Predicted 3D model of RNase P RNA and transfer RNA as a complex of 479 nucleotides.
């Protein structure tokens, strides 16, 4: 310097004319003047809230969610910082197993001595888990040598049977920690010294943790995006929520449930708890109480038909935005000023000309000139994440190649 | 707005609550058969499991992200 990755931030503007909507003024009954009018994602509808509404907004269950420590917001599954583990390089200590130190990249990081489960093929064996080869020890049989007057003793090689072993080699992702060195019949933490590992830890630190030092078995194997335990948190709908006004009938029809400790409503998937609620009338039966039946007289549910369906609120003043200082390592806070900026209801923010801002071609030594182009996509009750799409352009981190020093 | 489904060969579809084998009908090819097709009979071909990412020894299945079918209630 180029190429490639990864990760952020922007991602058009100004002027004229005509059109469209919204405030505010005037005059008047629709004219005029003024001033504003879609994004980083407005998108998906994943999360959090704000705000309605359900009188009880309560418990307990049940499903859901989330998970290192601080800290920051309204609040979060989000964000900053840090901590620990893994991952491959550069550097480095160290015989060696290991292990420091600085940047990069991931981490779905509570628990595996609470319980159940899975680990397939392959291996001898897959967690209270072990003998295939192969090491050695002991008979036997068998052959060679050599030593001895023959039996007998040594060694050596093959085959068979017992017995020991987890060092070496296979299998497999993963197999009773590992390096080095006594020890044994060969071996094995068996022992020793050293990293590893569990346990207790002075100090440091808000904490996760880190660590002088010590003891200690030399085992507690992996998966919880495996059921599940723990710990925290969740009432439900959700602007087509809701509210206030007008309008209309056929308060038709049919079933049915109850009318006194009770039908049925009300929040939510289900229980309790609680709160509302009509409570007449007649007939039979009883001494009354009560029981049994009818009313369409009251409460309720359930289906069918018919008519009515318009306005205006909710609707943008808010955990806002802009700029200056000061505090924090950062997210962010404080503390002064200063703005009011879309608000439509089938849905407005648009369409030409010109010019500059970016990006690309082409000509020029150069100023400079021409021509051409911009993705992904439009607010509907807001507001703080997230995730996804994206021309160009900028910052930044990380590899490789070249040259230069 | 809310709550659930669908995706596998050229076409209809199974897989399984993960073990390394991806299958079954039809259809497609080529032989047998037949005077000739068509029926039968043999043999064969043909699949990034919508699509990216991750956990795991190991994913069509399990966990996210996203595109896609289809249904309910309001």
């Nucleotide at each position: 310097c180029g190429u490639g990755c990864a990760a952020g931030u922007c991602g058009u503007c100004u002027u004229g004319u005509c059109g469209c909507c919204c405030c505010g003024a005037u005059c008047u009954a629709g004219a005029u003047c003024g001033g504003g009018g879609a994004g980083g994602a407005a998108a998906g509808u994943c999360c959090g809230g704000g705000c309605a509404a359900c009188a009880u907004a309560g418990a307990g269950c049940g499903c859901c969610a989330u998970a290192c420590u601080u800290c920051c917001u309204a609040a979060c599954g989000g964000g900053a910082a840090g901590g620990c583990c893994c991952c491959a390089g550069a550097c480095u200590g160290g015989a060696g197993a290991c292990g420091g130190u600085a940047a990069g990249g991931g981490g779905a990081c509570a628990g595996a001595a609470a319980g159940u489960g899975c680990c397939a093929c392959a291996g001898a064996a897959a967690a209270c888990a072990a003998a295939c080869c192969g090491u050695c020890c002991c008979g036997a049989u068998c052959c060679c040598g050599a030593u001895a007057g023959u039996u007998a003793u040594c060694g050596g090689a093959a085959u068979c049977g017992g017995g020991a072993u987890a060092a070496g080699g296979g299998u497999g992702a993963a197999a009773a920690g590992g390096u080095g060195g006594g020890g044994u019949a060969a071996g094995a933490g068996c022992c020793c010294a050293c990293c590893g590992c569990u346990c207790c830890g002075a100090c440091a630190g808000u904490g996760a943790u880190g660590a002088a030092g010590g003891a200690g078995g030399c085992a507690c194997g992996g998966c919880a995006a495996a059921c599940c335990u723990u710990a925290u948190g969740g009432g439900u709908u959700g602007a087509a929520a809701g509210a206030u006004c007008a309008a209309a009938u056929a308060g038709g029809c049919c079933c049915u449930g109850g009318g006194c400790a009770a039908a049925g409503a009300g929040c939510u998937g289900c229980u309790c708890g609680u709160u509302c609620g009509a409570u007449u009338c007649c007939c039979g039966u009883u001494u009354a109480g009560g029981c049994g039946g009818g009313a369409u007289u009251c409460c309720g549910g359930g289906g069918u038909g018919g008519g009515u369906a318009g306005a205006u609120c909710g609707a943008u003043u808010g955990a806002u935005c802009c700029c200056g200082a000061c505090c924090g390592c950062g997210a962010g806070g404080u503390c002064g000023g200063g703005a009011c900026u879309a608000g439509a209801u089938a849905a407005a923010u648009g369409a030409c000309a010109a010019g500059a801002g970016c990006c690309c071609c082409g000509a020029g030594u150069g100023a400079u000139c021409g021509g051409g182009g911009a993705a992904c996509a439009g607010a509907a009750c807001c507001c703080g994440g997230c995730u996804u799409a994206c021309a160009g352009a900028c910052u930044u981190g990380c590899a490789c190649u070249u040259u230069u020093u | 707005g809310u709550g659930a489904u669908u995706g596998u060969a050229g076409c209809u579809c199974a897989g399984c609550u993960g073990g390394u084998u991806a299958g079954a009908g039809c259809g497609c090819u080529g032989g047998u058969u037949u005077g000739u097709g068509g029926c039968a009979c043999c043999a064969g071909a043909g699949g990034u499991c919508g699509c990216c990412g991750g956990u795991u020894c190991g994913a069509a299945c399990c966990c996210g992200g996203u595109c896609u079918u289809u249904c309910a209630c309001c």

The coordinates come from a structure-prediction model, not an experiment, and the mean pLDDT is 75.